[in-house]
RNA sequence: GGGUGGUUAGCUCAGGGGUAGAGCAUCUCUUUGACGUAGAGAGGGUCAGAGGUUCAAAUCCUCUACCACCCACCA
Numbered sequence: 001g002g003g004u005g006g007u008u009a010g011c012u013c014a015g016g017g018g019u020a021g022a023g024c025a026u027c028u029c030u031u032u033g034a035c036g037u038a039g040a041g042a043g044g045g046u047c048a049g050a051g052g053u054u055c056a057a058a059u060c061c062u063c064u065a066c067c068a069c070c071c072a073c074c075a
Stems, first nucleotide, its partner, number of pairs: 001071007010024004018055001026042005048064005
């Protein structure tokens, strides 16, 4: 330099045009003498950034940034 995949909640990840979700974690309540477990509930996201397409974009297209892998080149 070329190619492929990835970037979504604190963490691990779903969701591939029509209201952003799960598990774990955090907080509250119930249960317990207490802790833990268990049960119920709540909070938490400018979906990496910018632009475009569309009535509508996390999702499609382009560019940029970063991460991983493969190939090539130089030494």